[in-house]
């Protein structure tokens, strides 16, 4: 330098144009003599930045960042 790949909730990973999700952790309450499991409930995301495209972008383009590979 060239090229592939990935970035979403504390973690880990879904999500192929039309209300952002699960699951494990957080937490409230249930259950128990208690404590784990177990039932029900909430919190919590500017979706890596900035633009473009479209009534409508998490998705599609572009440049930039960072993070693994692979080549030279």
């Nucleotide at each position: 330098a060239g090229c592939g790949g990935g970035c979403u909730a504390g973690a880990u990973c879904a999500g192929u144009g039309g209300c952002a999700g699960a699951u494990c952790g957080c937490u409230g309450g249930g259950c128990u003599c208690a404590u784990a499991a177990c039932c029900c409930g909430g919190a919590g995301g500017u979706c890596g930045c900035u633009g473009g495209u479209u009534c409508g972008a998490g998705u599609c383009c572009a440049g930039c960042g960072c993070c693994c590979g692979c080549u030279a």
Transfer RNA from Dyella lutea, 72 nucleotides, folded computationally. The sequence was found in a public genome assembly. NCBI's taxonomy places the organism under Bacteria, Gammaproteobacteria, Lysobacterales, Rhodanobacteraceae, Dyella. It matches the Rfam family "tRNA". Rfam's curators write: Transfer RNA (tRNA) molecules are approximately 80 nucleotides in length. It is annotated as a transfer RNA. Its mean pLDDT, the model's own confidence on a scale to 100, is 84.